This is a predicted structure of a 74-nucleotide RNA (transfer RNA) from a Candidatus Bilamarchaeaceae archaeon. Model confidence (mean pLDDT): 82 of 100. Taxonomically the source falls in Candidatus Bilamarchaeaceae (Archaea, Nanobdellati, Microcaldota, Candidatus Micrarchaeia). Its Rfam family is "tRNA". Rfam classes the family as a transfer RNA.
RNA sequence: GCCUCUGUAGCUCAGCCUGGUAGAGCGUUCCCUUGGUAAGGGAAAGGUCGGGAGUUCAAUUCCCCCCGGAGGCU
Numbered sequence: 001g002c003c004u005c006u007g008u009a010g011c012u013c014a015g016c017c018u019g020g021u022a023g024a025g026c027g028u029u030c031c032c033u034u035g036g037u038a039a040g041g042g043a044a045a046g047g048u049c050g051g052g053a054g055u056u057c058a059a060u061u062c063c064c065c066c067c068g069g070a071g072g073c074u
Base pairs, nucleotide, nucleotide: 001073002072003071004070005069006068007067010026011025012024013023020057028044029043030042031041032040050066051065052064054062
């Protein structure tokens, strides 16, 4: 230098192909249960979807550029 994959909640990831109200598990907080814990059950908070620009009525999703990470080729 070229190619491929990847970036989404505190952590691990799904959703993207086929545009239409952003989700799961773990964790955190509160409540129930207990003599008190653990386990179990219920609820809640937590997100400029890496950054910018474009297309569109509408972009996490499509196009382009840039940045970070992983792998491969030379």